[in-house]
Background
The part of an RNA shown here (large-subunit ribosomal RNA, domain II) has 733 nucleotides and comes from a Nitrososphaerales archaeon. Rfam family: Bacterial large subunit ribosomal RNA. Its mean pLDDT, the model's own confidence on a scale to 100, is 84.

Context: one part of a larger RNA
RNA sequence: GCCGGGGAGUUCACUUCCAUGGUGAGGUUAAGGGCUCAAAGCCCGAAGCCGUAGGGAAACCGAAAUACCCGCAAAGCCGAUGAGGCUUGAGGGGUUGGGUCUGAAAGGGCCUAGAAUCAUGGGAGUGAGACUAGAAACCGAGCGAUCUAGCCCGGGGUAGGGCGAAGUCGAGCGAAAGCUCGAUGGAGGCCCGAAGGGAUGUUGACGUGCAAUUCACUCCUAUAACCUUGGGCUAGGGGCAAAAGACCAAUCUAGCUCGGUGAUAGCUAGUUCCCGUCGAAAUAUCUCGCAGGAUAGCCCAGUCGGAGGUUGCAAGCGGGGUAGAGCGCUGAUUAGAAAGUAAGGGGUCGAAAGGCCCCGCUUUCUGUUCAAACUCCGAAUUCGCUUGCGCCGUAGAUGGCUGGAGACGGGCAUGGGGGGUAAGCUCCUAUGCCGCGAGGGGAACAACCCAGACUGGGGUUAAGGUCCCAAAAUCCUGGCUAAGUGUAGAAAUCGACGGUCGUUCCCAACCAUAGACAGCUGGGAGGUAGGCUUAGAAGCAGCCAUCCUCUAAGCAGUGCGUAACAGCUGACCAGCCGAGGUUGGGAGCGCCGAAAAUGGACGGGGCUAAGCCAGGUACCGAUACCCUGGACUACUAUCCUAUCUUAAGGAUAGUAGUGGUAGACGGGCGUUGUGGCUGGGCAGAAGCUGGGCUGUGAAGUCCAGUGGACCGGUCACAAGUGCAGAUCCCGGC
Repeated sequence: GCCGGGGAGUUCACUUCCAUGGUGAGGUUAAGGGCUCAAAGCCCGAAGCCGUAGGGAAACCGAAAUACCCGCAAAGCCGAUGAGGCUUGAGGGGUUGGGUCUGAAAGGGCCUAGAAUCAUGGGAGUGAGACUAGAAACCGAGCGAUCUAGCCCGGGGUAGGGCGAAGUCGAGCGAAAGCUCGAUGGAGGCCCGAAGGGAUGUUGACGUGCAAUUCACUCCUAUAACCUUGGGCUAGGGGCAAAAGACCAAUCUAGCUCGGUGAUAGCUAGUUCCCGUCGAAAUAUCUCGCAGGAUAGCCCAGUCGGAGGUUGCAAGCGGGGUAGAGCGCUGAUUAGAAAGUAAGGGGUCGAAAGGCCCCGCUUUCUGUUCAAACUCCGAAUUCGCUUGCGCCGUAGAUGGCUGGAGACGGGCAUGGGGGGUAAGCUCCUAUGCCGCGAGGGGAACAACCCAGACUGGGGUUAAGGUCCCAAAAUCCUGGCUAAGUGUAGAAAUCGACGGUCGUUCCCAACCAUAGACAGCUGGGAGGUAGGCUUAGAAGCAGCCAUCCUCUAAGCAGUGCGUAACAGCUGACCAGCCGAGGUUGGGAGCGCCGAAAAUGGACGGGGCUAAGCCAGGUACCGAUACCCUGGACUACUAUCCUAUCUUAAGGAUAGUAGUGGUAGACGGGCGUUGUGGCUGGGCAGAAGCUGGGCUGUGAAGUCCAGUGGACCGGUCACAAGUGCAGAUCCCGGC
C1' cells in the first nucleotide's frame, strides 16, 4: 500500500418548541399495593406537581361571566349558476371599563372578557466523559544504585628506562659559623614509555553500521586527587555531584510502574446510504477580546394576520454643494504701475536739527497661477413627496411571532477616496463576480468577455473567430506598412525621454514659360591696398564708416587661405536646360533610441497578408435562445377513489420554477432484532460467481451455476443501523 473485519452526535434528568393522541376549568399520578396464564397486561393509590388571579418590598387589597365600533375566513340570502351586493360574523384589531402599586393630583407600571394538562415521537439547550482520537503536564501509592555518581568494608594491579631532593660518609679549607669537592643515598600529585585508564585531532571510516557511539591512525595520563574485582549505604522535589543541570538501568531542568483518568485541549485530524426544496456569511457592538464566544444583521422551517408592497420608467415640486469652473470671500501665487509710509535697513547732504533718494511695508489698479478643511457659480447622478404607467400581491405579498442554523480568516475587477516612493501593499466606499458557478471564448489561466447547467433529441445565435494544426471566407471594396513592424485588442504579457531628407496624406506662404529649383559653363570689375591701427593689416587680427562709377551683375565682402600679398570659394549676374520648385506647420504607418544570464517563443507552423485602417456580405461557434419527448417541485382549476365527515391519495389541464459550499427543511433505500398477519425451502434455503431486466437514486428482482439447510414478504416497533480516509485498531497478502 491493497483486501477483510472493527471504527465516531449516544443515554438519563431537567427546560423549551413542534407534531400526534387522551381528558378538559381542569389534567395527572409518584412511591407503594392488588389481580394475573407473572419481565407483559389490567386495577387501586391525588400525597405531590402544573393550570384556574393579579398587584405590591411588605402590610394588604383584589379583576368585563362583553358596553360600543371595525372587520378576515365561513355560513345564509339577493342576483343569472356570473359580476356584484346585503346580513350574521368564531378567531383578529380598536375604544371603554375594572384590579393593584405609585402619586396631592394629573399621569404612569403590571394585570384583566377562561385553556390547560398528561403521554408518545421529533428539534434544540443545560448538566453529566457527552461525536471519536490526540497532549506537554498535575497528584497519590509503590518499584529501582546489577548502568551510573559519591561514600564505607575486604582484596587485586602498575614492563622498562631517566633525572637525582634531604640525610649520611670521606677529603680539603677556615679562628669560628661554616664553605667547597667526591662519594653514598633514593625524595617526587618529577620526566620518557608498555599494561591499564582516558578520548585531542582527522570535523577520516561507518552512518537501513560490526556497533542505538563502533573502527583506524593520531593523542593525554601512566606511584597517584591512580586503576580495578567482590560486598554494602544514599531514592524522586529526593539522592549523588572537583558543578556539566551531569548521573540515578539505551529514560532526567525532576526516574519508572500503576492509579486519580474517558485529566483538560477556544488546537489538529476524522465523522459511514439516496433523492428533493430553499440557501448564506466572512459585517456591527461587547468580550484578559483578536485561532474563541455572545447579541444584532444575513439563511432555513413553521405560524399569525388580511391589503397593500415596490428594487423599474416618465413628469412635476422640493433637498444637496460633489465633478467641473471661478477668484467676489478666506488663504496661497507672480509681473508691473500708482498712492501712502510715524516706526525698519541702506545711501547722500548738513555742525546739528533735519532734508532728499533707494529698499522694504501697506493699499489700490492691470495682467498671471492655485486650494480636502476657499465658493460669486455649478452639473450628470442621487434623495424625499405627489401623479400616471409598469412589476409583485387574496394562488395571501409587505409585516409580526416561534423554532433551527451557519458565519464573524475573505478575495478580485471597475468607479470614488485615506496612508505609502512603491508593491500581487494597506485601510474605507458603491457595484459586479469568485467564494458557493458548471458551459463557450481568452494558447494554458478562481474572479476579463459571453452566459446562470432538471434530463434526452433537433435547430439558431453570443463572446470570439473563418490559411494549416482546428469548426467556419486563402471572401469582396478602398487605402497604409517593407520594419517579419505586425499577426497582442484590454488595466496586463512592455517599451520612454529624445531624434528621423523612411514613406503617404493635408494645410499655408512664396518662386515659376517675361523660364523657377538643382546642375553645368562664363562673369564676379574700377576709384581702392576705404580710413584708422599696425612691424605688416591689401574684402577676410581689431576699430570707424560702408560711398561713387561702369554695368547683365559683382559686397569697401560669406568661408578657406597668406608673415603680409597671392590663390580658391560664396553672395550677385548672364547663358545652357525645360516644369514644377522652396520653406513652414500638421496627420497616418514605419525607423533609431532597445542590455541578462542553457537555445526559445506571435499558442505553433507559418504569413508581405494569413499585418494595420475603413466599409460590406456570408459562415462557424455554448449547457444561452427556439422547437420537441420525459421527470420533479410549488400553486390553481376540474374530475375520480376510499371514508360517517374532514384530512389524505390519484388523474388531466394550466401558471411559475428545478447551479449551489456552510446550513435549515422534506421524503425515501438498505442492515440486525421483536410482535401481528402471510409465504418459500432437500423436486434445493442462506451465502458465493456470472448475466438479464426495473427504478432519478439509495437499491430491487429474475435466470444459470455453485452450495447443502434454513430464509423471506407486509404492517408496526426497537436500534451497538450504512465507511475510503482519522501517520485510525486487528488480521492476511